A computed fold for a 73-nucleotide RNA from a Patescibacteria group bacterium, annotated as transfer RNA. Rfam family: tRNA. The family's RNA type in Rfam is transfer RNA. The sequence was found in a public genome assembly.
RNA sequence: GCGCGCGUAGCUCAGUUGGUAGAGCGUCCGGUUUACACCCGGAAGGUCCCUGGUUCGAGUCCAGGCGCGCGCA
Numbered sequence: 001g002c003g004c005g006c007g008u009a010g011c012u013c014a015g016u017u018g019g020u021a022g023a024g025c026g027u028c029c030g031g032u033u034u035a036c037a038c039c040c041g042g043a044a045g046g047u048c049c050c051u052g053g054u055u056c057g058a059g060u061c062c063a064g065g066c067g068c069g070c071g072c073a
Stems, first nucleotide, its partner, number of pairs: 001072007010025004019056001027043005049065005
C1' cells in the first nucleotide's frame, strides 16, 4: 500500500426487513440476615467512533476519515 472484519452503558456483547436503544456482569438504593455473603425487588448510567449523504424517519443503508484485529504484498 491492498483486501476483509470489528467500533453500541464502566466491562462482555445483542439489536431481525430502516420505525420509542437492550441483556448479563458491575455500581447505587431497598428487602432479607445479629451482621456479611447468597437470593429477591428497584434505580441510575448512552452524542450507538467522527464528518457528510439518502430518507418522513438511520445503531442499521451510502461516501470519506479515525482506531483495533486478521490476511496479502

Model confidence (mean pLDDT): 81 of 100.